[in-house]
Molecule: transfer RNA
Organism: candidate division Kazan bacterium RIFCSPLOWO2_01_FULL_48_13
RNA sequence: UCCCGGGUAGCUCAAUGGCAGAGCGAUCGCCUGUUAAGCGAUUGGUUGUCGGUUCGAGUCCGACCCCGGGAG
Numbered sequence: 001u002c003c004c005g006g007g008u009a010g011c012u013c014a015a016u017g018g019c020a021g022a023g024c025g026a027u028c029g030c031c032u033g034u035u036a037a038g039c040g041a042u043u044g045g046u047u048g049u050c051g052g053u054u055c056g057a058g059u060c061c062g063a064c065c066c067c068g069g070g071a072g
Base pairs, nucleotide, nucleotide: 001071002070003069004068005067006066007065010024011023012022013021018055025043026042027041028040029039030038048064049063050062051061052060
């Protein structure tokens, strides 16, 4: 330099162009002699950045940034 994959909640990951979710975590409560476990509730987002297409973009298109892999 070129090619491929990825970037979404604190972490691991979903989401057919049509309300951005789950698990774990955190907080509070129930339970328990206490802790843990279990149960319930609450808490969660500038979807890497800037543009474009569209009535509508996490999703499609362009450029750039970052991470991983490959080629030379």